[in-house]
């Protein structure tokens, strides 16, 4: 310095649930809780993928389309980081 990741040490993150704001939804904020995580730290403007359907549009309706609203714990670009056995 570049990869790798362990029954190692020191921390760290918290899924599903609850309970209380926030939101039309999805979801997302604390708080408690751990299923799991070696980037489960940022980033939605590389790129794709999934979730809602709000404004708006088209319809007689039912309902269709629609992202500027979300998911980084769906794959990944990108950038940054703790520790050191093989």
């Nucleotide at each position: 310095c570049a990869a790798c990741g362990a029954u190692a040490a020191a921390g760290g993150c918290a899924a599903a649930c609850u309970u209380u704001c926030c939101g039309a939804a999805a979801g997302g904020a604390a708080a408690g809780g751990a299923c799991g995580c070696a980037a489960a730290g940022c980033c939605a403007a590389a790129g794709g993928g999934c979730c809602u359907g709000a404004c708006c549009g088209c319809g007689a309706a039912a309902g269709c389309g629609a992202a500027u609203g979300g998911c980084a714990g769906c794959c990944g670009c990108g950038c940054u980081a703790c520790c050191g056995a093989a």